Two RNAs folded together computationally: RNase P RNA and transfer RNA, 393 nucleotides in total. Rfam match: Bacterial RNase P class A. About the family: Ribonuclease P (RNase P) is a ubiquitous endoribonuclease, found in archaea, bacteria and eukarya as well as chloroplasts and mitochondria. The coordinates come from a structure-prediction model, not an experiment, and the mean pLDDT is 76.

């Protein structure tokens, strides 16, 4: 110096003048509403996308099964929880630094188009080999070593064997099983045994653990109107079934109101407020992505800029 | 502010156990007719919204994003 990674920080900061909303005071009017003055508060790292989990409220009660539904190596910390975060096994990419990925395919069910003999209780086009009758051909049998098909062809490579040939036999390598041995555990090593075809579970399903639904337009209070009106279900039914259990409660049309308070916050709504200049400090420039609407945790996305660290290749002492 | 759907030819919609993307209309050509319209033949015409993944193979199966659209109020 270039290219590549891991992790962390900020998103100006002080006064001054003009605005906006919001509380509280205090004057003014006044039935509220308002008007003015003063003092104090005012957006984010994601506020966003609603993709999860939670407080809170309602489903008269919140029991139980069933269906659905969300998570997945392994130990440890936090946490209600979903999830984070350290350390570590195992497979994959990369030259590294580092980074994706993660229950089960030897329960079972299924699927693997087209090409291909053959996609599975394997199999025989071409080939090789032996035989029936001699040459050509044609049948029968062995064979899976070779050739073609395909993403994938019944373990791979070499030797010996054989008519040819094959774990038929050996050697080392890949997988699995039984043992011993380590290790909290995932796993990991040694001996045996020739035991040996795959893939999909983000297909159905199996295993452990977890979930009831529905959403602040929830759901409470007060006020005003109106037709407390019509159909229809039912002791059943009302949360995707059922069952228990309590007990006048549901569905559909139709009418009236478009009002206030609380839910609601030291930002806070009848959805729209949080801005501009200026002057000093600081800075490569204060840009980019971007505006709370009931709260919180965490996921994803969008996005400026800086720091440390670390790998790799090249210069240079 | 919340919930729940959808996107495939110029438009309107199909396409199930994932396995070569169709249909009508609308447009081009050509017949037919004096011409036009109808009609009939025939060819065209796709990034299956978009990046990524799982797969041997994706319109379909999962994730994020885009856009587009329905829906919720309160009283008895």
């Nucleotide at each position: 110096c270039a290219g590549g990674g891991a992790g962390g920080a900020g998103a100006g900061g002080u006064g001054g003048u003009c605005g906006c909303a919001g509380u509280c005071u205090g004057a003014g009017g006044u039935u509220u509403u308002c008007u003015c003055a003063g003092a104090c508060u005012g957006a984010g790292g994601a506020a966003a996308g609603u993709c999860c989990a939670g407080g809170c409220u309602c489903c008269a009660a919140u029991g139980g099964g069933c269906a659905g539904g969300g998570u997945g190596c392994u130990g440890g910390a936090c946490g209600c929880a979903a999830g984070u975060c350290c350390a570590g096994c195992g497979g994959g990419a990369g030259c590294a630094a580092u980074c994706c990925c993660g229950g089960g395919a030897a329960a079972g069910u299924g699927c693997c188009a087209c090409a291909g003999a053959a996609a599975c209780u394997a199999c025989a086009c071409c080939g090789c080999c032996a035989g029936a009758u001699u040459a050509a051909a044609u049948c029968u049998g062995g064979u899976a070593a070779g050739g073609g098909u395909g993403a994938a062809a019944a373990g791979g490579u070499g030797c010996g064997g054989u008519a040819a040939g094959a774990g038929c036999g050996c050697a080392c390598c890949a997988g699995g099983g039984a043992u011993c041995a380590g290790g909290u555990g995932a796993c990991u090593g040694a001996u045996c045994c020739g035991c040996u075809g795959g893939g999909c579970a983000a297909a159905c399903c199996c295993c452990a653990c977890c979930c009831g639904g529905a959403g602040c337009a929830a759901g409470g209070c007060c006020a005003a109107a109106u037709a407390g009106g019509a159909g229809g279900g039912c002791u059943c039914a009302g949360a995707g079934c059922c069952c228990g259990g309590u007990a006048g409660c549901c569905c559909u049309c139709g009418g009236g109101u478009a009002g206030g308070c609380c839910g609601c916050u030291u930002a806070g709504a009848u959805a729209g407020a949080u801005g501009a200049c200026c002057a000093c400090c600081g800075u490569u420039a204060g840009c980019a992505c971007a505006g709370a609407a009931c709260c919180u945790g965490g996921c994803u996305u969008a996005u400026c800029u800086c720091c440390u660290c670390c790998c790799u290749g090249c210069c240079u002492c | 502010g919340g919930g729940c759907c959808a996107u495939u030819a110029g438009c309107u919609c199909a396409a199930u156990u994932g396995g070569c993307a169709g249909a009508g209309c609308a447009g081009g050509a050509c017949a037919c007719u004096c011409u036009u319209a109808a009609u009939g033949u025939c060819a065209a015409g796709g990034u299956c919204g978009g990046u990524g993944g799982u797969u041997c193979g994706a319109c379909u199966c999962c994730a994020c994003c885009a856009u587009g659209g329905c829906c919720c109020a309160c009283c008895a």